[in-house]
RNA sequence: CCAGACGGCCGGACGGCCGCUCUCGCCGCAUGGGAAACCUGGCGAGGGAGGAAAGUCCGGGCUCCACGGGAACACGGUGCCGGAUAACGUCCGGCGGGCGCAAGCCUAGGGAAAGUGCCACAGAGAGCAAACCGCCCUGCGAAGCCUCGGCGAAGCAGGGUAAGGGUGAAAGGGUGCGGUAAGAGCGCACCGCGUCCUUGGCGACAAGGCCGGCAGGGUAAACCCCACCGGGUGCAAGACCGAAUAGGAAGGACCGGCGGCUUCGGGCCGCGAAUGCGUUCCCGCAUCGUCCUUCGGGUAGGUCGCGCGAGGCGGGCGGCAACGUCCGUCCCAGAUGAAUGGCCGUCCAUCACGCAAGUGAGGACAGAACCCGGCUUACAGGCCGUCUGGUCCU
RNA sequence: CGGGGCGUAGCUCAGCCUGGUAGAGCGCUUGCUUCGGGAGCAAGAGGCCGGAGGUUCGAAUCCUCUCGCCCCGACCA
Numbered sequence: 001c002c003a004g005a006c007g008g009c010c011g012g013a014c015g016g017c018c019g020c021u022c023u024c025g026c027c028g029c030a031u032g033g034g035a036a037a038c039c040u041g042g043c044g045a046g047g048g049a050g051g052a053a054a055g056u057c058c059g060g061g062c063u064c065c066a067c068g069g070g071a072a073c074a075c076g077g078u079g080c081c082g083g084a085u086a087a088c089g090u091c092c093g094g095c096g097g098g099c100g101c102a103a104g105c106c107u108a109g110g111g112a113a114a115g116u117g118c119c120a121c122a123g124a125g126a127g128c129a130a131a132c133c134g135c136c137c138u139g140c141g142a143a144g145c146c147u148c149g150g151c152g153a154a155g156c157a158g159g160g161u162a163a164g165g166g167u168g169a170a171a172g173g174g175u176g177c178g179g180u181a182a183g184a185g186c187g188c189a190c191c192g193c194g195u196c197c198u199u200g201g202c203g204a205c206a207a208g209g210c211c212g213g214c215a216g217g218g219u220a221a222a223c224c225c226c227a228c229c230g231g232g233u234g235c236a237a238g239a240c241c242g243a244a245u246a247g248g249a250a251g252g253a254c255c256g257g258c259g260g261c262u263u264c265g266g267g268c269c270g271c272g273a274a275u276g277c278g279u280u281c282c283c284g285c286a287u288c289g290u291c292c293u294u295c296g297g298g299u300a301g302g303u304c305g306c307g308c309g310a311g312g313c314g315g316g317c318g319g320c321a322a323c324g325u326c327c328g329u330c331c332c333a334g335a336u337g338a339a340u341g342g343c344c345g346u347c348c349a350u351c352a353c354g355c356a357a358g359u360g361a362g363g364a365c366a367g368a369a370c371c372c373g374g375c376u377u378a379c380a381g382g383c384c385g386u387c388u389g390g391u392c393c394u
Numbered sequence: 395c396g397g398g399g400c401g402u403a404g405c406u407c408a409g410c411c412u413g414g415u416a417g418a419g420c421g422c423u424u425g426c427u428u429c430g431g432g433a434g435c436a437a438g439a440g441g442c443c444g445g446a447g448g449u450u451c452g453a454a455u456c457c458u459c460u461c462g463c464c465c466c467g468a469c470c471a
Base pairs, nucleotide, nucleotide: 001390002389003388004387005386006385007384008383009382010381012347013346014345015344016343017342018341020048021047022046023045024044025043026042027041032039033038050365054376055375057374058373059372060371061370062234064232065231075230076229077228078227079226080094081093082092083091084090095109096107097106098105099104110225111224115223116222117219118218119217132165133164134161135160136159137158138157139156140155144151145150146149173191174190175189176188177187178186192214193212194211196209197208198207199206200205238304239303240302241301248295249294250293251292252291253290254289257271258270259269260268261267274287275286276285277284278283311330312329313328314327315326316325317324318323348363350361351360352359353358395467396466397465398464399463400462401461404420405419406418407417414451422438423437424436425435426434444460445459446458447457448456
């Protein structure tokens, strides 16, 4: 210098002017309400989006509901080992496997010998393996050959063989040598695999040795088995205050036709009348008390929940680390149609044009809503640190 | 803000749980029929199952992430 790997941080800066929201203090001269407190208002001070506030995928706090305790079953989730943590499917450190020359990266990674299911098409055969072609042996044997009794390519029948071909994602260890009629762990060497033992490690596991000739392929992000965990619900949870109007209950007053019943309550039934609607009648439907006072409800609306917390920053100690502990210091958003903004100037980074001076554009993803720990996803660009490989120079 | 469901042909839906061939109806195209249209009959085209990654020999189907759409919860007066 080129190429690459990992980790951390920032994610426009400063100044001026005008606004918005929250908290605190002051004012009563300046706007209104109120008896006042106070609200509104004015002035001043301070705070005011994120690394993801997002997706809502996990785990908790908190809330209400259910529940006497335990176990089992069902359902859901997690799944190598050890640790961290309030907890986790998260994180840290290891193990095994895979990729990369390396730094390093990826890994839902328990059990297939408890059982069940599936393995389409192709292929002879797909699950207590299988003979299609091929290879080999035996018998028969048209043609043919000869020393006439046999041999015998093709073919037929029976058998052996998993080396070779072919099918497939997958065909019951791999390579080589020997061996054999041809073959085959049939024998041997190396590699792989399995049982057992020893050593190291808390453990996953690793190394070594002996033995076994190899033994039942894959799939559990198919059912399932084993181990562990889990009651449900989400701030629109939940708690409090509470109008107007309609309806309900209690009490009282007034008015009102007839008849009947009555539990004596304007309680019920029938007739009639009235009112409203359908233009009038007939006819049909609906209503049939009015007023005053009081009560419960939990609607509109308002208040709380709601900002001191598994909190931030700095340092010491323990630990490889995640993290723990101690000390010091700080208070740091709480809206509810929902604030966190706009303009100007200088600079920074980017893009376009230009030889240059410069000119122009314009600021990534995205925006709290009960809170916290994680994961995942989106993100222009910049800064810092550590490490690997290659090239060149000294 | 919280909870649930669905994306398959132009439209409406099956298929997914139990993985191997993607189907139905309407619509579209062509031909026959008719003087012409409609109806009818026959034939045909049209899809990588919202997107990406993974598990598997193999994914519309199983798992994860992501995008879009729909529904419910305030409200018991």
This is a predicted complex of two RNAs, RNase P RNA and transfer RNA, with 471 nucleotides together. Rfam match: Bacterial RNase P class A. By type it is a ribozyme.